The RNA shown here (SAM riboswitch aptamer (S box leader)) has 138 nucleotides and comes from Deinococcus sp. Lineage of the source: Bacteria > Thermotogati > Deinococci > Deinococcales > Deinococcus. Model confidence (mean pLDDT): 79 of 100. It was read from a public genome assembly, where an Rfam model found it.
RNA sequence: CUCUUAUCCAGAGCGGCGGAGGGAUUCGGCCCUGCGAUGCCGCGGCAACCGGCGGAAAUAGUUGGUCAUCAUCAACAACUUUCCGCGCUUGGUGCCAAGUCCGACCCAGGCGGGGGAAACGCCUGGGGUAGAUGAGAG
Numbered sequence: 001c002u003c004u005u006a007u008c009c010a011g012a013g014c015g016g017c018g019g020a021g022g023g024a025u026u027c028g029g030c031c032c033u034g035c036g037a038u039g040c041c042g043c044g045g046c047a048a049c050c051g052g053c054g055g056a057a058a059u060a061g062u063u064g065g066u067c068a069u070c071a072u073c074a075a076c077a078a079c080u081u082u083c084c085g086c087g088c089u090u091g092g093u094g095c096c097a098a099g100u101c102c103g104a105c106c107c108a109g110g111c112g113g114g115g116g117a118a119a120c121g122c123c124u125g126g127g128g129u130a131g132a133u134g135a136g137a138g
Base pairs, nucleotide, nucleotide: 001138002137003136004135005134006133007132008131013043014042015041016040017039021032022031023030026104027103028102029101044096045095046094048093049092050091051089052088053087054084055083056082057081058080061076062075063074064073065072066071100130105127106126107125108124109123110122111121112120
């Protein structure tokens, strides 16, 4: 860098450096910012994914009772499956303004508009595109 896949309405800030724009990209909106943002570093924190530990349930199975058998009841119970955003974590990544800050493209519904099933505008829901992060592969 490319591909596959899951998630994106939750959560989590102080100090130092630095000195102008920043919120990925284009446009619009709306925000943050000399009371010092964005960024970088240190420390602290969060807990989304992966890993580890633990727990719960189910099942395979094991043991025993009844029984001629089929079966049924009880106990235990996995190295199997599912769940544990309302378990833990010394691990790997990630993250710590605003829903990925919101919209843009398509569809549906509602409202306004108007002669009107039109243009146009607003709202809600669904999908898509793009992006971010994890896991896996190249």